[in-house]
RNA sequence: CGAGCCGGCCGGGCGGCCGCGACGGGAUUUUCGGAUCCCGCCGAGGAACGUCCGGGCUCCACAGAGCAGGGUGGUAGGUAAUGCCUACCCGGGGUGACCCGCGGGACAGUGCCACAGAAAACAGACCGCCAGGAGCCGUCAGGCACCUGGUAAGGGUGAAACGGUGGUGUAAGAGACCACCAGCGGCCGGGGUGACCCGGCCGGCUAGGUAAACCCCACCCGGAGCAAGGUCAAGAAGGGGACCGACAGGUCCCCUGCGCGAACGCUUGAGGGCUGCUCGCCCGAGUUCGCGGGUAGACCGCACGAGGCCGGCGGCGACGUCGGCCCUAGAUGGAUGGCCGCCUCCCUCGGAGCCGUAAGGCCCCGGGGAGACAGAACCCGGCGUACAGGCCGACUCGUCCG
Repeated sequence: CGAGCCGGCCGGGCGGCCGCGACGGGAUUUUCGGAUCCCGCCGAGGAACGUCCGGGCUCCACAGAGCAGGGUGGUAGGUAAUGCCUACCCGGGGUGACCCGCGGGACAGUGCCACAGAAAACAGACCGCCAGGAGCCGUCAGGCACCUGGUAAGGGUGAAACGGUGGUGUAAGAGACCACCAGCGGCCGGGGUGACCCGGCCGGCUAGGUAAACCCCACCCGGAGCAAGGUCAAGAAGGGGACCGACAGGUCCCCUGCGCGAACGCUUGAGGGCUGCUCGCCCGAGUUCGCGGGUAGACCGCACGAGGCCGGCGGCGACGUCGGCCCUAGAUGGAUGGCCGCCUCCCUCGGAGCCGUAAGGCCCCGGGGAGACAGAACCCGGCGUACAGGCCGACUCGUCCG
């Protein structure tokens, strides 16, 4: 200098003017519902997206068992927890830094492996090789074709063909036998918490692949969800009381809380709950259907959190622990926008100058732009996806110079 690989950060800043929302304070006003103004202070994200996971929280509910269903899948740690994160092991890719893995089981069972090929599972003989028989051609050597038996080392097919290399042996071959190697099994020793790794001895020689196919094994899982769940108000209708009024009726207050009809039920239990089923347990005097009517308002939940930032210590690390500092949106037709100036950044266009053989680079002036992905809605931890432009760090490989 070039190429690569891994990780982290930013996503405009400052100021002014006008305009928004929450909270706190003050003033004016009010039909007491509220309205207006001023001051202070705070006010979208790294993903707020996906709704793919895990939780907190709320209710079922006082809370069980089983089946079904679902999830995960090497080991050890981290965490509130996870399908997440960290480290390591094994396998695969890469020169390497690094990256990938639906990583338990094929000897529990079932299924599948198209086409090609002789044959795709405890299989098999297409071309071959060898032995024997007998036929034809030929001077010979030898050649052609057929039958029987042996063979799976050579060739071919395929993603994959019953271990590999070398040798002995054989009529020709073959783990038939031998040496080495790979794999499998047994025994022993060493290292490691473990998954596993290393080494030695022995043995039959080697019985495919696929579970991201069904399945088996191990471990884990109540359900629903902030539209969860609560409080208040209002009103149709009914009842009671007080007042006004000759009556009719009206006004105010309080309580309950829709009205009519039908069927079933009322402790000999209708109906309901445990959000798939069964058992079991619990609630229960009303339940279900049809017709008609009222309400859709206000408040809480709602942001102090498994919280953020800085530092020390421990740990390979995820992370833990200790100390200090900080409070950082809570809307509800749903708030944070517009304009201007300066700086910074980027893109494009034009012009002048400098360096360079060139490509191109540096710098100044003018014009344009703030553009990427994209906006909370109960909260938090993860994963996945998207992202104009820019910055920082570690490591690997190659080339050159010293």
Model confidence (mean pLDDT): 77 of 100.
A computed fold for a 402-nucleotide RNA from Actinacidiphila soli, annotated as Bacterial RNase P class A.
Its Rfam family is "Bacterial RNase P class A". About the family: Ribonuclease P (RNase P) is a ubiquitous endoribonuclease, found in archaea, bacteria and eukarya as well as chloroplasts and mitochondria. It is annotated as a ribozyme.